[in-house]
Context: one part of a larger RNA
This record gives sequence, C1' cells and structure tokens, in this order.
RNA sequence: UCGUGGUUAAGGAAUUCGGCAAAAUGCCCCCGUAACUUCGGGAGAAGGGGGACCUUCCGCUCUGAAGAGACUUGCUCUCUAGGGGUGGGGGUCGCAGAGACCAGGGAGAAGCGACUGUUUACUAAAAACACAGGUCCGUGCGAAGAAGUAAUUCGAUGUAUACGGACUGACGCCUGCCCGGUGCUGGAACGUUAAGGGGACCGGUUAACACUUCGGUGUGAAGCUGAGAACUUAAGCGCCAGUAAACGGCGGUGGUAACUAUAACCAUCCUAAGGUAGCGAAAUUCCUUGUCGGGUAAGUUCCGACCUGCACGAAUGGCGUAACGACUUCUCCACUGUCUCAACCACGAACUCG
Repeated sequence: UCGUGGUUAAGGAAUUCGGCAAAAUGCCCCCGUAACUUCGGGAGAAGGGGGACCUUCCGCUCUGAAGAGACUUGCUCUCUAGGGGUGGGGGUCGCAGAGACCAGGGAGAAGCGACUGUUUACUAAAAACACAGGUCCGUGCGAAGAAGUAAUUCGAUGUAUACGGACUGACGCCUGCCCGGUGCUGGAACGUUAAGGGGACCGGUUAACACUUCGGUGUGAAGCUGAGAACUUAAGCGCCAGUAAACGGCGGUGGUAACUAUAACCAUCCUAAGGUAGCGAAAUUCCUUGUCGGGUAAGUUCCGACCUGCACGAAUGGCGUAACGACUUCUCCACUGUCUCAACCACGAACUCG
C1' cells in the first nucleotide's frame, strides 16, 4: 500500500448518475391495522407490548392408575397420587432473556406490463416473448394446412364447441369516419388476350403444253411443301360490386360577436374520407428547464393541471384498473463510515530489512 472482516465521537445521504455498498428489520404469542378493491384481497399492512430462570403459592385443561369409593356388577361411573399443557401471583440474575447461529426494512405516488411463467448457455431477465380472453380468415373430411419426386405420414384413430392461419392480449367502459389506391371475395354482359381449330389469299418445286435465234423463255395440274387473313377460343386483366379486429388513410385558406381576445357562425378550395370518444410537454413535445400549482431554503427530474398534439388516438387497439413485478421514476420514515474526514483493530498478501 492492497484485499477480506470488525469497531467508531458529533452529524445522518451533506456522498453519488442513483442510498451502489453497508447498516437497520428479522422468530413466536397478544393487541391493532388505512386508502383502494375484481370483495378474494391489500395484510406479516402500518404501529405497539411480551418472551430467561426459581416457586412445597393459586387457577384452567388433558391423561390417569396395580390406589380409594359408589351402585344399576359393567369393556361402568366418581375421586385421587402421579404425569403433560397453559395462565396468574411472588421471587432471582445480568447492560442485554427469540441473549449465539439462523432469521421480512417499511410507507406514499407515478409509468409500463393484468397475473404465475419464458428469454439473448458465455456482457441485456425487461416495458421484450408467452398467456387465459377477444376478433377475423380458411377448412364438410381422402378437410384445410404441413413434410416428401412419390408411395406415404402428420393433422387425427380428431370432425366446425374441431383443426389450421393472422392480429390483439386478464378485467371494466369502448372500439368513430373512409372501399379512391393495394389486397381479398363475388359477378359474368361487353372489350382485350395464348396455344389449338380454321383456312380465304399468296408463294416454292414440277409432269405436261406453248414459243424459240435451239442457248432458253412463258403458262403450269396432281403430289410434296412455305407463309397465312377473316372466324372460333380459357383463366387473367380491363369492367361492376362487396370487404378496414384486411394493408392502410383520417385537410387547407379567408372573414365574423357592442373593450380586447377568441370564434358557436359564414364563405371558398381540395379529398375516398377529413381524427369521433378518450387521453395529452406523454416510454410520444422540436421550440422547452412551455405556463400555473404542489413538494424543497433552493427541484432540467417528480406529481396535479392547462392544450399551442413539431409528430397521441381507438384490437400496428384507446382510456382506466384491484392484485402482482430481482422492471423504471420521484418522495418520506428508520438506518447507517456513502459522506464531512478519517482513525484504530484482526487476518491475508505485496514491499523493506534480517
């Protein structure tokens, strides 16, 4: 000097991002116990008191004889010695009696997630995942869906109160408007549309015929063959509808009331429709330490309001919510070497000397 323990005057979080760490609480019995609540809880709420040993003092209670008594003589009843438990009185000792070890700190408020659970084996345990509950979509059984080239298998030795997929996430109150775009579902009249069918028309080759300057030229059947218009023809797309707990979306400008301010009101442009209820400087607010109130002597955090929502908003769920949480934030009590400010002790190590 370091590490691990222990103690500490006065103060008691002044430390620090933050009470991190430490301290304190801790067991049993009795009393007592708030808001809130889904009436179960909250709750061991909180907050108090007691606890050892001795007693030939007194009660209550259990047991109970091989002792005693009673009669209805019974596997009977009553009393008692003794034994066990518990309470009271009296007494004794210590600083201290759950004497060591072991062994909850508590309260108030807010956010998030209902809860128990699950998770990044080896830096994250959470507000993430799951969850019961809710909704939508598909599936009639040789089901849909999934694995496999297939046979086949799972689904399921199940059958729509079942199975698969998607989203949301207990409970309470609710879940507004938009189908123009994208998707999905339905429709089949019309338009478009492939191969195929069809084969008009136009070629290639050539027997033969005609002409010829005998070199060739022209016409050209059948067969073989090339190209090919009209017409016919499915789904799809166009088209017409439906559908948002499908993907998603949910405006601007100008004016107006007898102080001012504001605008219930009016006008206008655009849109598929212009954000309803509820909430709101929020896990969302840039400006921003917004403004006001509370708490503090002093509060960028916190709580309650306001609404000017840069850029909340209704199952990518909205707002509440008892209980729960090794979650996050703020405050208080208790407690303390966290600190003012450090000191000493024990053990271990380093170092120095021998």